[in-house]
Context: one part of a larger RNA
RNA sequence: UUGGGCGUAAAGGGCGCGUAGGCGGAUAUGCAAGUCAAUAAUGAAAUCCCUCGGCUCAACCGAGGAACUAUUAUUGAAACUGCUUAUCUUGAGUGCAAGAGAGGAUAGAGGAAUACCCAGUGUAGAGGUGGAAUUUGUUGAUAUUGGGUGGAACACCAGAGGCGAAGGCGUCUAUCUGGCUUGUAACUGACGCUGAGGCGCGAAAGCGUGGGUAGCGACCAGUGAUUAGAUACCCUGUUAGUCCACGCCCUAAACGAUGUAUACUAGCUGUCAGGGUCUUUGACUUUGGUGGCAAAGCUAACGCGUUAAGUAUACCGCCUGGGUAGUACGAUCGCAAGAUUGAAACUC
Numbered sequence: 001u002u003g004g005g006c007g008u009a010a011a012g013g014g015c016g017c018g019u020a021g022g023c024g025g026a027u028a029u030g031c032a033a034g035u036c037a038a039u040a041a042u043g044a045a046a047u048c049c050c051u052c053g054g055c056u057c058a059a060c061c062g063a064g065g066a067a068c069u070a071u072u073a074u075u076g077a078a079a080c081u082g083c084u085u086a087u088c089u090u091g092a093g094u095g096c097a098a099g100a101g102a103g104g105a106u107a108g109a110g111g112a113a114u115a116c117c118c119a120g121u122g123u124a125g126a127g128g129u130g131g132a133a134u135u136u137g138u139u140g141a142u143a144u145u146g147g148g149u150g151g152a153a154c155a156c157c158a159g160a161g162g163c164g165a166a167g168g169c170g171u172c173u174a175u176c177u178g179g180c181u182u183g184u185a186a187c188u189g190a191c192g193c194u195g196a197g198g199c200g201c202g203a204a205a206g207c208g209u210g211g212g213u214a215g216c217g218a219c220c221a222g223u224g225a226u227u228a229g230a231u232a233c234c235c236u237g238u239u240a241g242u243c244c245a246c247g248c249c250c251u252a253a254a255c256g257a258u259g260u261a262u263a264c265u266a267g268c269u270g271u272c273a274g275g276g277u278c279u280u281u282g283a284c285u286u287u288g289g290u291g292g293c294a295a296a297g298c299u300a301a302c303g304c305g306u307u308a309a310g311u312a313u314a315c316c317g318c319c320u321g322g323g324u325a326g327u328a329c330g331a332u333c334g335c336a337a338g339a340u341u342g343a344a345a346c347u348c
Base pairs, nucleotide, nucleotide: 003320004319005318006317007302008301012316014201015200016199017198021194022193023192025088026087027086028085030083031082033081034080035077036076037075038074039073040072041071042070049065050064051063052062053061054060091191092188093187094186095184096183097182098181099180103177104176105175106174107173108172109171110154115149116148117147118146119145120144121143125136126135162169163168206248207247208246209245210244211243215242216241220237221236222235224234259315260314261313262312263311264310267293268292269291270290271289272288273287274286275285276284277283278282297304298303321348322347323346330341331340332339333338
């Protein structure tokens, strides 16, 4: 390389939009590029293969045949692919009528709690721990009552529940806004699927500038503890950070460790959002999501099983023994941290 693979053995890109490309529904007409057939020409000789023959055999050599899977030209076929024209409605989309939702953005509002400040009551402790101490308190703490300030997060509801492409999203209200589902079948008429590059989004931590800082808290501090020691775990403090605005960073066990789309292949049971029928506390049925268990089948096993890891098709990404190593070098990106791409020698 041909292959064989990618849930857990190496391997699905973090996620989407989409360019080129690849692939693509039904019917009819035509063309004849692919395709197929016939004929002709060419396809040097040698080699390879077959049959004979010559060296005593063989290697070797000679003769004949086949073959040279191909190319070109002409003529023809029209099922399939392609192209042309016309048509269709099942794929896709639009309309109309409904529906659910922590989907996103901005602004405003709320209550509980923590902290701090002021005032009242009140008196000797309070904190903290396995036990203590550092700490705090007679300049009146802790506790309790009233008032105020400020920041962050939203108990119960809450669910194997919902929404989102993923990251993720949870107090309430308003405004703006994306997607989804059901029903209908009015409209368009294949407008589709995938997607190298590209573009956008992308938890946390981190970076820049400017704000903010209640609680928590890397770093740091303590004659604080523990201990043989204790550069820790525990305690008391506490900076960055956590929060906001704008701009970067672009990585995660970014996980369902399972790419996207479509079709097909027993069921049972729970739940969410709709529709339909009926004899309406419900039953049956149907569409879309989300769970559990299981037929066939698959799997090395575990397990998966209409939400497939089954049966197939299309397209993309990726893997090819372990270490060296996600390292070195180079390149691109970044303010930096670093990210992306990504070897070899050597060794087992």

Small-subunit ribosomal RNA, central domain from Monocelis spectator, 348 nucleotides, folded computationally. The coordinates come from a structure-prediction model, not an experiment, and the mean pLDDT is 84. It matches the Rfam family "Bacterial small subunit ribosomal RNA".